[in-house]
RNA sequence: AGGUGAGGUAGAGGAGCGAAGACCAUGAGUACCCCGCUGGAGGAGCGAGAGUCCUGAGAAAGCGGAUGAAAGGGGAAUUCGCCGAAAUGACAGAACGGAUCUCGCCGCCUGUCGUUGGGUCUGCAUUGAAUAAGUGCAGGACUGUCACCGGACUAUCAUCCCGGAUAGCCGGUGGAGUACUAUCUCGCAC
Repeated sequence: AGGUGAGGUAGAGGAGCGAAGACCAUGAGUACCCCGCUGGAGGAGCGAGAGUCCUGAGAAAGCGGAUGAAAGGGGAAUUCGCCGAAAUGACAGAACGGAUCUCGCCGCCUGUCGUUGGGUCUGCAUUGAAUAAGUGCAGGACUGUCACCGGACUAUCAUCCCGGAUAGCCGGUGGAGUACUAUCUCGCAC
């Protein structure tokens, strides 16, 4: 001056990721309750079984009237935590919730392994009240990063000359976050 392995620290990508309470819109003139009419035997949770309750003093369903919400999801700002931020798939698992119990299912949480650099647009599917938003699959352009190839200028180094190296810039191809940049420690090798 540089190589390689392990560990640590600090950073960068931008419509960057996530969380929280207040506010706003949507949900919705919807659901629930009540009244009237039709109706005429069932009904009560996501599914099944059991049990319990309601119901001819009229169930389900439908129409009309009056009253009239909420949750999840979303928005702009604020605050906080961050850059595998986070999201998601499979498997496993305790408690809690969704209905009185059991089984299942779903939600929430944790762990292991895997996938995705990032946001965005389009199409299909799915969840959803929704054309919002989320997720999955496929595709498009954009963008950051590293490597390789090529190009013409600028700066620096070097140079007798020719030629050259590095860093920016442009174009192309490819890879992936256990990455990339910088730096520190330890080990190994030269």
This is a predicted structure of a 190-nucleotide RNA (Lysine riboswitch aptamer) from Aneurinibacillus danicus. Its mean pLDDT, the model's own confidence on a scale to 100, is 79. Rfam family: Lysine riboswitch aptamer. Rfam's curators write: Riboswitches are metabolite binding domains within certain messenger RNAs that serve as precision sensors for their corresponding targets. Allosteric rearrangement of mRNA structure is mediated by ligand binding, and this results in modulation of gene expression. This family includes riboswitches that sense lysine in a number of genes involved in lysine metabolism, including lysC. The sequence was found by an Rfam model in a public genome assembly. Of the family's consensus pairs, 98% are formed in the model.